[in-house]
Context: one part of a larger RNA
């Protein structure tokens, strides 16, 4: 440095915004940097190559020509690439109705359950397992009635349904708010895409400070099983699970599939807008914007992908290069910490 890759064989960053970079619609004119051609100067000699010539021949030696794909002047061109000036509306955005949503922040609230008190009934049991035992109960449990108290979730509705960039969001209601979509006009005029570095978000788990604790439940204790049981079962239980604030940056952070754009057969479900038709209905039929099933070209090593492509292509970014040693040492950054992220090599098959 190339080649040829990244669903499942190694491989797509967890996701997003975005700064340099890198790509970039149509259209006119202008420049000529790039890009074409000509010309002149060089581009050393030997050497390679081609013609020839000298030793008997070769090797060798010599004559000459081509090569030297380059570099610089300078002249001509203007497609296409880029500069400059100027329109354009098809990309992108804005105004303006309308719709749909578990999208996000906080405030109050609402019922069922579940536990634990207080009180009435009531009695010799309850729990719990394959069986049992630890537990709990005549100091009155367990059942059952009524009160109070506290926390944490939000049964049905519910749906390959919705909404969010991912993580992820579910009782009500209200405040404050970010996106979508959608339909018919006007308006900005390439204002875009991508995106190394940066910056933000970012499940569980775990760190600090201070709350707060009903359920569950790491550690841990006891019962039981077994040979043994530092386990599975069983009966307690603390941390944490909640909340405020402040870190950690991981995940099978998955669709194991990077963002954007264009183009390439249908059918059949669903959701959220617009439309036209009559038979006005639990109607059908166009459209558009998601989300599922099959399937045709094609494509894959097969599985299977098939307009939400893993087809056909085009721009930019990550990332792979045998298995182990190792996602580890060392060294930097980051972090209270656990750690995390950068990431070797010896050896060895």
């Nucleotide at each position: 440095c190339u080649g040829g890759g990244c669903g499942u064989a190694a491989a797509g960053c967890g996701c997003a915004c975005g700064u340099a970079g890198g790509c970039g619609g149509u259209u006119u004119g202008u420049u000529a940097a790039g890009c074409g051609a000509g010309a002149u100067g060089u581009g050393a000699a030997a050497g390679c190559c081609c013609c020839g010539g000298g030793c008997u021949u070769a090797a060798c030696c010599u004559g000459g020509g081509a090569a030297u794909u380059g570099c610089a002047u300078u002249u001509c061109g203007a497609a296409c690439u880029g500069g400059c000036a100027g329109g354009c509306u098809a990309g992108a955005g804005u105004a303006u109705g309308a719709u749909a949503g578990a999208g996000g922040a906080g405030u109050g609230u609402g019922g069922a359950a579940u536990u634990u008190c207080c009180g009435g009934u009531g009695u010799a049991g309850c729990g719990g397992u394959g069986a049992a035992a630890u537990g709990c109960g005549u100091a009155g449990a367990g059942a059952u009635c009524g009160g109070a108290a506290g926390g944490a979730a939000c049964a049905u509705c519910a749906g390959u349904g919705g909404c969010g960039a991912a993580g992820g969001c579910g009782g009500c209601a209200c405040u404050c708010u970010g996106g979508a979509u959608u339909a018919a006009u006007a308006c900005u005029g390439a204002c875009g895409c991508u995106g190394a570095g940066g910056u933000g978000c970012g499940a569980a788990a775990g760190c600090g400070u201070g709350g707060g604790g009903a359920g569950c439940a790491a550690a841990c204790a006891g019962g039981a099983u077994u040979a043994g049981a530092u386990a599975c079962c069983c009966u307690g239980g603390u941390a944490g699970u909640c909340c405020a604030c402040g870190c950690c940056g991981u995940a099978a952070a998955c669709g194991a599939u990077g963002a954007g754009a264009a183009c390439u057969a249908g059918c059949c479900g669903u959701u959220g807008g617009g439309g036209a038709a009559c038979u006005u209905g639990a109607u059908u039929c166009c459209u558009u914007a998601g989300u599922g099933g099959c399937g045709u070209a094609g494509c894959u090593a097969a599985c299977g992908c098939g307009c939400u492509a893993a087809g056909u292509u085009c721009u930019c970014c990550g990332c792979c290069u045998g298995g182990g040693g190792a996602g580890u040492a060392c060294g930097g950054u980051c972090g209270c910490a656990a750690g995390a992220u950068u990431a070797a090599a010896a050896c060895u098959c």
The part of an RNA shown here (small-subunit ribosomal RNA, central domain) has 349 nucleotides and comes from a metagenome.
The full RNA is in RNAcentral, with records from SILVA.
The prediction has a mean pLDDT of 90.
Rfam family: Bacterial small subunit ribosomal RNA.